This is a predicted structure of a 1458-nucleotide RNA (small-subunit ribosomal RNA) from a Bacteroidota bacterium.

């Protein structure tokens, strides 16, 4: 420090996620060692057990019990002296510390910084004075007793440093009055006087210890008061001891702390109250910092100690191991009663994802008491246990290549990796193990001695003590020995392949992976990154400038309030004085220690400990400046506001008045119809409509002027005129003197709809009826029509209330147009002043675009956002008559949701062009019959593919076997065929035979050929190496090939433009068959592509040839070269390409034809032509071999042929090509046969001879005469011909006989613009044969094209998009089905904190009795109980109401192209 996800692609908003550290964890996997921390975050649940405060015998009595000496002794024991001195018991003193825990608490709790003139304060120290005398008692003791126990009661008797009296005492206390001094105020201090009250204990080793009293000190605490100290305003008012104030009480002190009296305070928007929620701080984590999250371990403060109250003792406590009461809960009971609080150490259960041993020691540190030895300490020092963290160490080190074997991969005779790893060979010993040695933490008290002394005590030297522990450490020995996982390998993110799977199983933090070639699953292999740990899951800050102080926005992304007017508030013009609040700056204090940061030391190094220093950014106090801001006082005119005079207008409100139009109404005049529409109806009209015309009546709007015009704070405002009234402007520059700007809250206005009440009602119109349209039409049109629309009062209060742009001020280039003013009187003017518009420079915006009317530079205030959806919805409040509107959320769900532009594409958008696209013709198909294809159907197979244009006479330019791939059956299995190597044999090769449908399978005969004699060929067989597969994937390839389309596109370099996708060049005018070309042009140029070049074909020279000719020549053929190039002339246009007309020429403007197919689209089409990856298959999905299908046939299509006739048929006779094919052939003469055909044999390896005198339409002449015919041939029969091993399934021809449909074809629809259509015949391939098919060639040889509106198809330019798989796109809503979560809900269940009132324990306090004190009753207050009604927040309910989710539900198509 960033990344990655919105798009086809960008640039921006924006969210969401990832990389960083950190944890009291905690899970999964592993696990060799120390060291140093840490260690119930959950149930302040509930505890068995043991231990946590006890100690002084130098305060007191009083002593069991050992032991020693002695007596008696009935040997059971009694009793005397000493020495010990347990257990308890008075009394001290200490238990208020120290060890735990976070319940409560939002407070003067905690931090900080002050004050106490309003206080205490045991031990401790200092310094001053006492310590005379004397009494009552009670515990223990013993004796009764009472109870199950726990206790408990009575009696006698006793002690003290317990208590009590009496003496002394003041510099203590209280009370008078003085005097000085000080101090913000009560007052304070200091001297002196007078009076009032109170003291004391004693042990004793004669050394001290103690006790009382006064003052001072250090601790330590006690109040008080500035600042700071979560979240909710959908919690806005709170409060009666409440806020002051007199006086008592009470406290150790101040105070309503408490009680009488008296005022009505007293808190709040700068957040009172209420609810929630939480111990606070030092500090810890993160972070550049400012922040932000945190409050474990240690240190400081607080609150608690089973709940909840309460005093008691004491210096200190309302008291974690004290107390009394109430209360739950547990124990024990003899049922009568009692006892009991681990949130101290350990340990239990219990809850939990979780967190340790009922360990050892007072050795050290420290504390209670004690003179002292000592006691005692679960504080603390140590050990256990967890890898829970942080540090360090180690599992070797060096050599070793044929880069070993396996494993793994690949382009597989070989290669690469693992990998110097290994093995092997030398060397080390941390650690391990074993032996041996072995700390320092200790120095005191004490004890023994020495020296000093002021005799209190100091100083020395010796001795005495270690839980941890025979640990740490050191040496020897031994011997690589004893010690590596974990997680990850698409991007994010460092690490890559292979096999299984096959939208399954699974992964995933985010985009995401998986639908048979997965780097994402899951497993091997090899890699990366850490390492005794690796991942994971939670939590926190970081990144995230995504709440912006540091540091964001608000035309269009989320965001400016509809508009004013004003409160508080904020900010606020010049100039001069003062001051010191804020502000700077010196000094001073204070900021605990730990931590952090530097340095310097101690553990072998770290970690971690220690010393030092900095630093803790903060508060307080003083001193000093004084520009700025404030505060005070003067002055000023520029802001601002008034004056006076103009002026200007649809600005408001009242009223009065017109005139067109419209409707009805009366009458007139008239007849058949009107009206409407896309067409129509419905509706009105012979009861006279409509249309005219005359009057009348009624509401409503106000035509022209009429504008990017005026006016108004917006909403809004328009006939004309008059009252009343509001404001701009402009000019004077007279007056006031900063009066000013903004403005939460408040108030007011506020379009239309909508609502009340009462008028009013022409036209127009929701609803609402009819009529159309449509599949439907509760629409869109059309005829009707009611609310309202209008007036007058009162509500509603919202809008795209938009300029989607808050309001005010000052600044910064310019050009034009307009309003209304003034400069003199003007169509002169770079005039000026305020307005309303266009276009621009800087500039600024993500771009669109904004630009003195800012979206620029600044400034002052006020509103507003903070990802989509859920939602402006739901509670709740308020406002409304109601509609409803103000505020206004959450669960849940999505990685996006959006802006602005860019390139496609599309559009029942638009401009321009183009094409046999339309049109205009001229033939055809579609109807019949047969042909061939394909689709259904069928079948044992009817082998496969090709399915819209762009499949369908397509692969196939030719299925009888073969061919073949499909069926049935019958065989083979290293194979059906080849290739090599090496072997063997020559009986196998030939020839035959059975048997068989053939394959084959059984047999028989059977001395293989050349030979240089080495050996070669043929076969056969045998063994090895390669097997085959028309089997599947054309969505895994290659090639090839369709289509758009012969359409004019597609691109690239520089350079310019743009943040960038991109753009520009390729756009624009002209022109073209054309991105052809010129021109103009921030472009210049190129490439692929048009065009040319190639190849035919028309003309012409030439050469050679072959043929005709008598000869000049001319046909034909091949090669060669020549012509054509808008080139030449005239217009037309001019800047120029071009284009029109003509000449001339065989051909004119690419002459006609073909080859020739850009980027690229469509996952087009072939795995079956060919090749090929990857799958399957291997006595079969290989292969041989017969037969059989592929030729089936109700049907539908498609692409043709033959027709329907006389422009014809049919017969006779006559003319005229052109490309081609040929030896396994092409076949001549000639002769058979009616005729396919035969015989026959000449020619020809082809400008020579054959197909094949090659044509046929054509033409001449007959003949049919409109008719299912002399038309038109299907079908069917019967006889033959040919090819072939074979024509039944299933060929082709021929001959005689039959002779169907059909009599021009419906809706629709193909092709062709010239040698073209159309007709006619002829070659060729392929082929043993089989042509109406392909395909190539000559004959004859047309019509038409005004045109570009339509159709379809392309191109450009534009425009709009919510499209981008790109209109066959994208989306809406209902209903239907499943899941979530949620609202409302008759109620219904615990809960919380109050309030009212009723009973009220302990206890303090007071009152009575009382000498006093226990004691006993009462009284106030209280905790707990109970009653009652509301209030608050949850849970929970039948049904119910919207939401949100959910591959392939149903209805429709609202949105995005007008």
């Nucleotide at each position: 420090a960033g990344a990655g996800u919105u798009u086809g692609a960008u640039c921006c908003u924006g969210g969401c996620u990832c990389a960083g550290g950190a944890u009291g964890a905690a899970c999964g996997c592993u696990a060799g060692c120390g060291g140093c921390a840490g260690g119930c975050c959950u149930a302040a649940u509930a505890c068995a057990u043991g231990c946590a405060a006890g100690u002084c015998g130098a305060g007191g009595g009083a002593g069991a019990u050992u032991u020693u000496c002695g007596g008696a002794u009935u040997c059971g024991u009694c009793u005397g002296a000493a020495a010990u001195g347990a257990a308890a018991c008075c009394g001290g003193c200490g238990c208020a510390c120290g060890g735990g825990u976070g319940c409560g608490u939002a407070a003067c709790a905690c931090g900080u910084a002050u004050g106490c003139a309003a206080c205490c304060u045991a031990c401790c120290c200092u310094u001053a004075a006492c310590u005379g005398g004397g009494g009552c008692a009670u515990a223990g003791c013993u004796c009764a007793g009472a109870g199950a126990a726990a206790u408990c009661u009575g009696a006698a008797u006793u002690a003290a440093u317990u208590c009590c009296c009496c003496a002394u005492a003041a510099c203590a206390c209280u009370g008078c009055a003085c005097u000085g001094u000080g101090g913000c105020a009560u007052c304070a201090c200091a001297g002196a006087g007078c009076a009032u009250u109170u003291a004391a204990a004693g042990u004793u080793c004669c050394g001290a210890c103690g006790g009382u009293u006064a003052a001072g000190g250090a601790u330590g605490g006690g109040c008080a008061u500035g600042c700071g100290u979560u979240g909710c305003a959908u919690u806005a008012g709170c409060u009666a001891g409440u806020u002051g104030g007199u006086g008592a009480g009470g406290u150790a002190a101040u105070g309503g702390c408490u009680c009488a009296c008296c005022a009505a305070g007293g808190c709040u928007a700068c957040g009172a109250u209420g609810c929630a929620u939480a111990g606070g701080g030092g500090g810890u984590c993160u972070g550049a910092g400012a922040g932000g999250a945190u409050g474990a371990u240690c240190c400081c403060c607080c609150a608690c100690a089973c709940u909840g109250g309460u005093a008691c003792u004491g210096a200190g406590a309302c008291a974690c191991g004290g107390a009394c009461c109430a209360g739950a809960c547990u124990c024990c009971u003899a049922c009568g009663g009692g006892a009991g609080g681990c949130a101290g150490c350990a340990g239990u259960a219990g809850g939990g994802a979780a967190u340790a041993u009922u360990g050892g020691g007072c050795a050290a540190u420290g504390g209670a008491c004690g003179a002292a030895a000592g006691u005692c300490u679960g504080a603390c020092c140590c050990a256990g246990c967890c890898a829970u963290g942080c540090c360090g160490c180690g599992u070797g080190c060096a050599g070793g290549a044929u880069g070993a074997c396996a494993g793994c991969c690949c382009u597989c005779u070989g290669g690469g990796u693992u990998g110097u790893a290994a093995a092997c060979u030398g060397c080390u010993u941390u650690u391990a193990u074993a032996u041996a040695g072995g700390a320092a933490g200790a120095a005191a008290c004490c004890c023994u001695u020495g020296g000093a002394u002021g005799c209190g005590u100091c100083c020395g030297a010796g001795g005495c003590u270690g839980a941890c522990g025979g640990u740490a450490c050191u040496a020897u020995a031994u011997g690589a020995a004893u010690a590596a996982g974990g997680a990850u390998c698409g991007g994010c993110u460092a690490a890559c392949u292979u096999c299984g799977u096959g939208c399954c199983a699974g992964c995933a933090g985010c985009c995401g992976c998986g639908g048979u070639a997965a780097g994402a699953c899951g497993a091997a292999g090899g890699a990366u990154c850490c390492a005794a740990g690796c991942g994971u899951u939670g939590u926190c800050c970081g990144g995230a400038u995504u709440u912006a102080c540091u540091g964001g926005g608000u035309u269009u992304a989320a965001a400016g309030g509809g508009u004013g007017c004003g409160u508080a508030g904020g900010c606020g013009g010049a100039c001069c004085u003062u001051u010191a609040a804020g502000u700077c700056a010196g000094u001073g204090g204070u900021g605990a220690a730990a931590u952090c940061c530097c340095g310097c030391a101690g553990c072998u190094c770290a970690a971690c400990u220690g010393c030092g220093g900095a630093a803790c950014u903060g508060c307080c106090a003083u001193u000093g400046a004084a520009a700025c801001u404030g505060a005070a006082g003067g002055u000023c005119u520029u802001g601002a506001a008034u004056a006076u005079g103009g002026u200007u207008g649809a600005g408001g409100u009242a009223g009065a008045u017109g005139g067109a139009a419209u409707a009805u109404a009366a009458c007139a005049u008239g007849u058949a119809g009107c009206g409407g529409u896309g067409a129509a109806a419905u509706g009105c009209u012979u009861a006279g409509a409509u249309a005219u015309g005359u009057u009348a009546u009624a509401g409503a709007a106000c035509a022209c002027c009429g504008a990017u015009u005026g006016c108004g704070a917006a909403g809004g405002c328009a006939g004309u005129c008059u009252g009343c009234u509001a404001a701009g402007c402009c000019a004077u520059c007279a007056u006031u003197g900063a009066c000013g700007c903004u403005g939460a809250g408040g108030c007011a206005c506020g379009a239309a709809a909508g609502c009340g009440u009462g008028g009013g009602g022409a036209g127009c119109a929701a609803a609402c009826a009819g009529g159309a349209u449509u599949a439907g039409a509760u629409a869109c049109c059309c005829u009707g029509g009611u609310a309202g629309u209008c007036c007058a009062c009162g509500c509603c209060c919202u809008a795209a209330a938009c300029g989607u742009u808050g309001a005010u001020u000052a600044c910064u280039c310019g050009c034009u147009g307009u309003u209304g003013g003034c400069g003199a009187u003007a169509c002169a003017c770079u005039g000026u002043c305020a307005g309303c518009g266009g276009c621009u420079a800087a500039g600024c915006g993500a771009a669109a675009g904004c630009g003195u009317u800012a979206a620029g530079u600044a400034a002052u205030c006020c509103a507003c956002c903070u990802g989509g959806g859920a939602a402006g919805u739901a509670c709740g409040a308020c406002c409304g008559c109601a509609a409803g509107g103000u505020u206004g959320a959450a669960a849940c769900u999505c990685a996006a949701a959006g802006g602005a532009a860019u390139u496609g594409a599309c559009g029942g958008g638009g401009g321009c062009c183009c094409g046999c696209a339309c049109a205009a013709g001229c033939g055809g198909a579609g109807g019949a019959g047969c042909a061939u294809g394909u689709g259904g159907u069928u079948u044992a197979a009817u082998u496969c593919g090709a399915u819209g244009a762009u499949a369908c006479g397509c692969g196939a330019g030719g299925a009888a076997c073969c061919u073949u791939a499909c069926c049935u059956g019958g065989g083979c299995u290293u194979a059906a065929a080849u290739g090599u190597c090496a072997g063997a044999u020559g009986u196998u090769a030939u020839c035959u035979u059975g048997u068989g449908a053939a394959a084959g399978c059984a047999g028989g005969a059977g001395u293989c050929u050349c030979u240089u004699c080495g050996g070669a060929g043929c076969a056969u067989u045998u063994g090895g190496c390669a097997a085959g597969g028309u089997g599947c994937u054309g969505c895994a390839u290659g090639g090839c090939u369709g289509u758009c389309g012969u359409c004019a596109g597609c691109u690239c370099g520089u350079g310019c433009c743009g943040u960038g996708a991109g753009g520009u060049g390729u756009c624009c005018g002209g022109u073209u068959a054309a991105g052809u070309c010129c021109g103009g042009u921030a472009a210049c140029g190129a490439g692929c592509g048009c065009a040319a070049c190639c190849c035919u074909u028309a003309c012409c020279g030439u050469a050679u040839g072959u043929u005709a000719u008598a000869u000049g020549u001319g046909u034909c053929a091949u090669g060669c070269g020549g012509g054509a190039c808008u080139g030449c002339c005239g217009g037309u246009a001019u800047a120029a390409a071009a284009c029109c007309g003509g000449a001339g020429g065989a051909a004119g403007g690419u002459g006609g034809g073909g080859a020739u197919g850009a980027c690229g689209u469509c996952a087009a089409g072939u795995c079956a032509g060919c090749a090929u990856g990857a799958c399957c298959u291997u006595u079969a999905u290989g292969u041989c071999c017969a037969g059989g299908g592929c030729u089936a046939c109700a049907c539908a299509c498609a692409c043709g042929c033959u027709a329907c006739a006389a422009u014809g048929g049919c017969c006779g006779g006559u003319a005229c090509a052109a490309u081609g094919g040929g030896u396994u052939g092409c076949c001549a003469a000639g002769c058979c046969g009616c005729g396919a055909g035969g015989c026959g044999g000449a020619g020809c390896u082809a400008a020579u001879c054959c197909c094949a005198u090659c044509a046929a339409a054509g033409c001449c002449g007959g003949u049919c005469u409109c008719a299912g015919u002399u038309c038109g041939g299907a079908u069917u029969g019967c006889a033959g011909g040919c090819u072939g091993a074979a024509a039944c399934c299933c060929g082709c021809c021929u001959g005689c006989a039959u002779g169907a449909a059909g009599c021009u074809g419906g809706a629709a629809u193909c092709g062709c613009u010239a040698g073209u259509a159309a007709c006619g015949g002829u070659g060729a391939g392929u082929c043993a044969g089989c042509a109406c098919a392909u395909u190539a060639c000559c004959g004859u040889g047309a019509a038409u094209a005004c045109g570009u509106u339509c159709c379809c198809g392309g191109g450009u330019c534009u425009u709009g998009u919510a499209c981008a798989c790109a209109c066959c796109g994208c989306c809406c809503g209902u209903c239907a089905a499943a899941c979530c979560a949620u609202g409302a809900g008759a109620g219904u269940c615990g809960c919380c904190a109050a309030u009212a009132c009723c009973u009220g324990a302990c206890g303090u306090c007071u009152u009575a009795g009382c000498u006093a004190g226990c004691c006993u009753a009462g009284g106030c207050c209280u905790a707990a109980g109970g009653u009652a009604g509301g209030g608050g927040a949850g849970a929970u309910g039948a049904u119910u109401g919207g939401g949100g989710u959910u591959a392939a539900g149903u209805c429709g198509u609202a949105a995005c192209a007008a």
The prediction has a mean pLDDT of 83. RNAcentral holds the sequence, with entries from SILVA.